[in-house]
This is a predicted structure of a 73-nucleotide RNA (transfer RNA) from Lacrimispora sp. It was read from a public genome assembly. Rfam family: tRNA. It is annotated as a transfer RNA. Lineage of the source: Bacteria > Bacillota > Clostridia > Lachnospirales > Lacrimispora.
RNA sequence: GGAUUUAUAGCUCAGCUGGGAGAGCGCUUGAAUGGCAUUCAAGAGGUAAUGGGUUCGAAUCCCACUAUCUCCA
Numbered sequence: 001g002g003a004u005u006u007a008u009a010g011c012u013c014a015g016c017u018g019g020g021a022g023a024g025c026g027c028u029u030g031a032a033u034g035g036c037a038u039u040c041a042a043g044a045g046g047u048a049a050u051g052g053g054u055u056c057g058a059a060u061c062c063c064a065c066u067a068u069c070u071c072c073a
Stems, first nucleotide, its partner, number of pairs: 001072003006067002010025004019056001027043006050064004
């Protein structure tokens, strides 16, 4: 330099052919227990890497760009 993978919550990730943004762990609060641990319930937390385009509508499709994984030279 070329090809390719990935980018979604603090972390690990899901989201199946475009229409509700989610799970586990973690965090906060409450209850149970004499306390811790633990269990249960509730809650907070995301400009969906960035910028454009298509569309009534984009995490999803297209383009550019940044970073990353792998391969080739």